[in-house]
Predicted 3D model of a 482-nucleotide part of an RNA (small-subunit ribosomal RNA, 3' major domain) from a Chthonomonadia bacterium. It was read from a public genome assembly.
Context: one part of a larger RNA
RNA sequence: UGACGGGGGCCCGCACAAGCGGUGGAGCAUGUGGAUUAAUUCGAUACUAACCGAAGAACCUUACCCAGGCUUGACAUGCACACGCAAGCCCUGGAAACAGGGCCCUCUGGGGUAACCCAGACGUGUGCACAGCUGUUGCAUGGCUGUCGUCAGCUCGUGCCGUGAGGUGUUGGGUUAAGUCCCGCAACGAGCGCAACCCGCGCCCCAUGUUGCCAUCGGGUCAUGCCGGGCACUCUUGGGGGACUGCCCGGGUAACCGGGAGGAAGGAGCGGAUGACGUCAAGUCGGCAUGGCGCUUACGCCUGGGGCCUCACACAUGCUACAAUGGGCGCAACAAAGGGUUCCGAUGCCGCGAGGCGGAGGCAAUCCCAAAAAUACGCCCUCAGUUCAGAUCGCAGGCUGCAACUCGCCUGCGUGAAGCCGGAAUCGCUAGUAACCGCAGAUCAGCUAUGCUGCGGUGAAUACGUUCCCGGGCCUUGUACA
Numbered sequence: 001u002g003a004c005g006g007g008g009g010c011c012c013g014c015a016c017a018a019g020c021g022g023u024g025g026a027g028c029a030u031g032u033g034g035a036u037u038a039a040u041u042c043g044a045u046a047c048u049a050a051c052c053g054a055a056g057a058a059c060c061u062u063a064c065c066c067a068g069g070c071u072u073g074a075c076a077u078g079c080a081c082a083c084g085c086a087a088g089c090c091c092u093g094g095a096a097a098c099a100g101g102g103c104c105c106u107c108u109g110g111g112g113u114a115a116c117c118c119a120g121a122c123g124u125g126u127g128c129a130c131a132g133c134u135g136u137u138g139c140a141u142g143g144c145u146g147u148c149g150u151c152a153g154c155u156c157g158u159g160c161c162g163u164g165a166g167g168u169g170u171u172g173g174g175u176u177a178a179g180u181c182c183c184g185c186a187a188c189g190a191g192c193g194c195a196a197c198c199c200g201c202g203c204c205c206c207a208u209g210u211u212g213c214c215a216u217c218g219g220g221u222c223a224u225g226c227c228g229g230g231c232a233c234u235c236u237u238g239g240g241g242g243a244c245u246g247c248c249c250g251g252g253u254a255a256c257c258g259g260g261a262g263g264a265a266g267g268a269g270c271g272g273a274u275g276a277c278g279u280c281a282a283g284u285c286g287g288c289a290u291g292g293c294g295c296u297u298a299c300g301c302c303u304g305g306g307g308c309c310u311c312a313c314a315c316a317u318g319c320u321a322c323a324a325u326g327g328g329c330g331c332a333a334c335a336a337a338g339g340g341u342u343c344c345g346a347u348g349c350c351g352c353g354a355g356g357c358g359g360a361g362g363c364a365a366u367c368c369c370a371a372a373a374a375u376a377c378g379c380c381c382u383c384a385g386u387u388c389a390g391a392u393c394g395c396a397g398g399c400u401g402c403a404a405c406u407c408g409c410c411u412g413c414g415u416g417a418a419g420c421c422g423g424a425a426u427c428g429c430u431a432g433u434a435a436c437c438g439c440a441g442a443u444c445a446g447c448u449a450u451g452c453u454g455c456g457g458u459g460a461a462u463a464c465g466u467u468c469c470c471g472g473g474c475c476u477u478g479u480a481c482a
Base pairs, nucleotide, nucleotide: 001482002481003479004478005477007476008475009474010473011472012471013470015466016465019429020428021427022426023425026320027319028318029317030316031315032314033313034311035310042053043052064306065305066304067303068302069301070300073130077129078128079127080126081125082124083123084122088103089102090101091100092099093098106121107120108119109118110117111116132295133294135293136292137291141289142288143284144283145282146280148278153192154191155190156189157188158187159168160167161166172183173182174181198272199271200270201269203241204240205239206238207237209235212231213230217228218227219226244266247260248259249258250257251256322422326381327380328379329378330377332375338369339368340367343362344361348357349356350355388419393414394413395412396411397410398409399408435458436457437456438455439454440453441452
């Protein structure tokens, strides 16, 4: 100087408390351990691994296993020689890859009447130099990332103090979300952080009008901005304004704090992006790059099939429930944000349905996906393992795709399991949040999505307080630790 303390003081954080909903019990989904296997490819492992890399494993992917094959190789550059094409087509073997045989027999320039010769392009073959490797080492690395932590900190120049390590500044008194600011001080300044500058939401104005509106005028319909017409309103997209403790009262030397007015909005308005010096030889050589090492008829390459989907178990994250503020049926209403051309697909027709036929319109504020759902209203069910719950299994079908046996999703009928609110323990959340409800998108032929990323709808309860648990900041103290 740090680190540590079941030392002290001060102060924060859904850290506890207060409160709401869960997990831990059930079934299923997904991931992981383990076991199994010819293989169940690899990585990630307290917090910070375990719906993680996977924003899509039937083949492909694919890195694993078995089998069949190939070697200058699926790919790049260069050299030498040989041949002319290659691609493609045909035959044979084959599961394919591939192997053998056959058909086919190039273009440009120069010379030459021509045969042909020379050079080049392209391709093939042979040979060589090389390619190739998801083989190894993240303690050899770059880059990127997690975490402490959006925490309030980490440092430097000069000066001063100290033999020195180092200290001071950065401590102190207040204040703040903040090393934020004020005051003081052997310090005076400065840098990286904080804040602000960026984006979204909330109010207003201007511009904009193939979206919106009968607001105003006219036409038309059973009805609909449907039409003429108009941009006023809503809205779209750009630009600008608006909030600054500016004003008032009280406290305070000040910073600032408490209250009030006006205001759509206050005292950082709400949310996002943004992560200092560093820590964990944290993670990643399997995204990529890259040093060293290793394999090079193979640890490379191609193909068929299998596996990554196994299951006596264990853990993690979820979904659906156990019902009556519920379930079923009917009828009616209200979003936002997205996506759409080898795409979205309306009206219509067929089918109980998944879906099929068909194709209007739409490269999309224009058409489509599209129905939002919870909700309201009406009727049934009356506390029962049930008109709860839907696992499992049987049969019949639909769709995608070369192909759904291993191993896809969906529909109809039947079957109806466990489950009556969950031990010890444990998680999230402070407001339009939690909880509940649906919608969209990426990936994607299809989908094992209950995942993820967004979007809106309905919409709470509670916070006395900081003694205690966890993590953290500042000062101080002890130390036989560094």

About this RNA
Rfam family: Bacterial small subunit ribosomal RNA.